Transfer RNA from a soil metagenome, 73 nucleotides, folded computationally. The prediction has a mean pLDDT of 80. RNAcentral holds the sequence, with entries from MGnify. It matches the Rfam family "tRNA". Rfam links the family to the GO term triplet codon-amino acid adaptor activity. Rfam describes the family as follows. Transfer RNA (tRNA) molecules are approximately 80 nucleotides in length. Rfam classes the family as a transfer RNA.

RNA sequence: GCCGAGGUAGCUCAACUGGCAGAGCACCUGCCUUGUAAGCAGGCGGUUCGGGGUUCGAGUCCCCGCCUCGGCU
Numbered sequence: 001g002c003c004g005a006g007g008u009a010g011c012u013c014a015a016c017u018g019g020c021a022g023a024g025c026a027c028c029u030g031c032c033u034u035g036u037a038a039g040c041a042g043g044c045g046g047u048u049c050g051g052g053g054u055u056c057g058a059g060u061c062c063c064c065g066c067c068u069c070g071g072c073u
Base pairs, nucleotide, nucleotide: 001072002071003070004069005068006067007066010025011024012023013022019056027043028042029041030040031039049065050064051063052062053061
């Protein structure tokens, strides 16, 4: 330099054919326990990498850029 995959909550990842941004873990509160862990119930947490475009509507489609991983040279 070229090709491919990816970037969404603190972490690991979903989100269908464009139509309410979610789960698990972590954290907080309560229950349970002699106490802790485990378990149960609830809660908190988002500039969906940045910019622009299309659209009534974009995490999703298009363009440019940045970053990570893999392959080729």